[in-house]
Context: one part of a larger RNA
Molecule: large-subunit ribosomal RNA, domain IV
Organism: Rufibacter psychrotolerans
RNA sequence: UCACGGCCAAGGAACUCGGCAAAAUGGCCCUGUAACUUCGGGAGAAGGGGCGCUUCCUCCAAGCAAUUGGAGAAGCCGCAGUGAAGAGGCCCAGGCGACUGUUUAACAAAAACACAUGGCUAUGCGAAAUCGAAAGAUGAGGUAUAUGGCCUGACACCUGCCCGGUGCCGGAAGGUUAAGGGGGGACGUUAGGGGCAACCCGAAGCGUUGAACCGAAGCCCCGGUAAACGGCGGCCGUAACUAUAACGGUCCUAAGGUAGCGAAAUUCCUUGUCGGGUAAGUUCCGACCUGCACGAAUGGUGUAACGAUCUGGGCGCUGUCUCAGCCGUGAGCUCG
Numbered sequence: 001u002c003a004c005g006g007c008c009a010a011g012g013a014a015c016u017c018g019g020c021a022a023a024a025u026g027g028c029c030c031u032g033u034a035a036c037u038u039c040g041g042g043a044g045a046a047g048g049g050g051c052g053c054u055u056c057c058u059c060c061a062a063g064c065a066a067u068u069g070g071a072g073a074a075g076c077c078g079c080a081g082u083g084a085a086g087a088g089g090c091c092c093a094g095g096c097g098a099c100u101g102u103u104u105a106a107c108a109a110a111a112a113c114a115c116a117u118g119g120c121u122a123u124g125c126g127a128a129a130u131c132g133a134a135a136g137a138u139g140a141g142g143u144a145u146a147u148g149g150c151c152u153g154a155c156a157c158c159u160g161c162c163c164g165g166u167g168c169c170g171g172a173a174g175g176u177u178a179a180g181g182g183g184g185g186a187c188g189u190u191a192g193g194g195g196c197a198a199c200c201c202g203a204a205g206c207g208u209u210g211a212a213c214c215g216a217a218g219c220c221c222c223g224g225u226a227a228a229c230g231g232c233g234g235c236c237g238u239a240a241c242u243a244u245a246a247c248g249g250u251c252c253u254a255a256g257g258u259a260g261c262g263a264a265a266u267u268c269c270u271u272g273u274c275g276g277g278u279a280a281g282u283u284c285c286g287a288c289c290u291g292c293a294c295g296a297a298u299g300g301u302g303u304a305a306c307g308a309u310c311u312g313g314g315c316g317c318u319g320u321c322u323c324a325g326c327c328g329u330g331a332g333c334u335c336g
Base pairs, nucleotide, nucleotide: 001331002330003329004328005327006326007325010322011321014320019317027051028050029049030048031047036041038154052076053075054074055073057072058071059070060069061068062067077081089315090314091313092312093311094310095309096307097306101113102112118151119150120149121148122147123146129138130137131136155302156301157300158299160232161231162230165229166228167225168224169223170222171221174220175219176218180214181213185209186208187207188206189205192201193200194199233251234250235249236248237247260294261291272288273287274286275285276284
């Protein structure tokens, strides 16, 4: 010096990102117990008191009894009686997630995942969906109170407007449209004809090419659908102080953000402003609303209970600190 352990005057979080770590609390009996609440809870709330031993004393209960259990009285000892060990610290307020669960085997246990609940959607059974080349299998020896997919995430109160875009569902009149059907026509070839010749014309057949026209779904088109993917405005003016604008005008849009919440796990400016708490508070709590850039199942707002969760405050307690000190065990230095 390091590791582990023990003690400490006075103070008691002044330490520190943060009470991290340590200390403290701790069992049983009695008493007592708030807000809030889903009436179960919260609760071991909090807070307070007791606890050893002796008599063979008194009473009660059980038992046939031995005896056991309980209550009481009188007394005894120590610094100390759950005499050692083991054995919740507590309270207040807020965020998130309802809860018990699950997870990154070996840096993350959480506000992430799951969850009961709610909704949308597919599927009528040889179901949809999934695996497989198929056979076959799962779904399911189930049958719509079922099974699959997606989202939400207890409960309470609710869940507004937009279908223009994208998707999905329905429609089939019209437009477009493939293979295929169809074959007007064009071309090649030449028996033959014409020509002195070069060459020209050229039936049938064969071959090449090929126009109209007929061709489905799809797309265009017409509707529906947002607990489908998603979206939910700007400028100007106006009230008899000022300020502000219930009101008006105008442009644009598919429609212009309703309720509720709001400097928030979201607020840049920002340590916003006001209030509370502190002697002093970029954090915290309550408000305000100017929401850079909340907002309604990518759910909104609340919420008792719960949490090795996160944040702020307090009581208790302490070597965390003022600020150090002492003691014990092991390590260290050399060799192996």